Context: one part of a larger RNA
Molecule: large-subunit ribosomal RNA, domain VI
Organism: Thermoplasmatota archaeon
């Protein structure tokens, strides 16, 4: 652009997929079979590898959010801080992941080769000529994902002028587009408390104290105040801040003009 009104939904004509593949064990059975030595399977359960999908409760990494300690050096000391590869060193939510957790199930129809039933042709045999029945990890279902540009443009439901977009706040999306949610009749995003977590007990002050000393004091640390300070990507609660205010297409019916 079409599908010839709007939103929602839905059906599958049709594509894509390797989503699955091996292998132990246990039972069957020390059975069958075999003089014996020896030694199966069909059928049941249970598991383990490797591939693929997914997630992130656990265990691990990784985390230049973020928290603690330290080195040198600056900012006159304290105290807060630059800077040195995030200075280095211990830790470390959440997000992302594997070495982690979950699934990858159970089955149906038509056949190959093959195996037979019932049969004539050819009084007899014969799986085949009529007819019937079995039969594979291949095939078509089934499973997952796509799909009315299926020109055969489908169907249903609410409606019948409803819608859409643009604009703003965002994320369960993301290169841009898009897609999802939300716009005060409101929790969308930011703050603020609260909860849960990270870090490990902040500054100040008090007390004690090795040690040093010009005897005036200084004084590494330690306990206490303190499960403290700081801080968070998570949840909740709360309109404080900001989604203000609008604008614009499409269409259908009626006038009115022309």
């Nucleotide at each position: 652009c079409g599908u010839u009104g709007a939103u929602g939904g839905u059906u599958g004509a049709g594509g894509g997929g390797a989503a699955a593949g091996a292998c132990c064990c246990u039972u069957u059975a020390g059975u069958a079979c075999g003089a014996g030595a020896g030694g199966a399977a069909c059928a049941a359960g249970g598991g383990u590898c490797u591939g693929c999908a997914g997630c992130c409760u656990c265990u691990a990494g990784u985390u230049u959010a973020c928290c603690a300690g330290u080195u040198g050096u600056c900012u006159g000391a304290c105290a807060a801080g630059g800077c040195a590869g995030u200075g280095c060193u211990g830790g470390g939510u959440a997000g992302c992941c594997a070495c982690g957790c979950u699934g990858u199930a159970a089955g149906g129809g038509a056949u190959a080769a093959a195996u037979g039933c019932u049969g004539a042709a050819a009084g007899c045999a014969u799986c085949u000529a009529a007819g019937c029945a079995u039969g594979a990890a291949a095939c078509c279902c089934a499973c997952c994902c796509u799909g009315a540009g299926a020109c055969g443009a489908g169907c249903c439901a609410u409606c019948a002028u409803a819608g859409a977009g643009c604009c703003c706040g965002a994320a369960u999306a993301g290169a841009a587009g898009a897609u999802u949610c939300g716009g005060u009749u409101g929790a969308u995003a930011g703050g603020a408390c609260u909860a849960a977590g990270g870090u490990g007990u902040a500054c100040g002050c008090a007390u004690g104290a090795a040690g040093c000393u010009u005897c005036g004091g200084c004084g590494a640390c330690a306990u206490g105040u303190u499960c403290a300070g700081c801080c968070u990507a998570u949840a909740g609660u709360u309109a404080c801040u900001a989604a203000u205010c609008g604008c614009u297409c499409a269409u259908c019916a009626u006038c009115u003009g022309g």